[in-house]
RNA sequence: GGGGCUAUGGCGCAAUUGGUAGCGCACGUGCUUUGCAAGCAUGGGGUUGGGGGUUCGAGUCCCCCUAGCUCCA
Numbered sequence: 001g002g003g004g005c006u007a008u009g010g011c012g013c014a015a016u017u018g019g020u021a022g023c024g025c026a027c028g029u030g031c032u033u034u035g036c037a038a039g040c041a042u043g044g045g046g047u048u049g050g051g052g053g054u055u056c057g058a059g060u061c062c063c064c065c066u067a068g069c070u071c072c073a
Base pairs, nucleotide, nucleotide: 001072002071003070004069005068006067007066010025011024012023013022019056027043028042029041030040031039049065050064051063052062053061
C1' cells in the first nucleotide's frame, strides 16, 4: 500500500428479504430472609463507531472517514 471481517444499553450477543431495536448477565425497586445469597415480580438504561447519500421509511443498501482483528505484499 491492497483485500476481507467486525463496531448495536455497563458487559456478552440477536434483529428473517429495508417496516416501531430485543435477549441474557449486570443495575434500581418491591416480596421472601434474623441478615446475605438464591428465587419471584416489576422498572430504568440505546439517537445502532462518525459524516453524507438513496428511500415514504435505513442497524440493514451506497460512498467517505475512524478504530480493532486478520490475510497478501
The RNA shown here (transfer RNA) has 73 nucleotides and comes from a Kiritimatiellia bacterium. Taxonomically the source falls in Kiritimatiellia (Bacteria, Pseudomonadati, Kiritimatiellota). The prediction has a mean pLDDT of 81.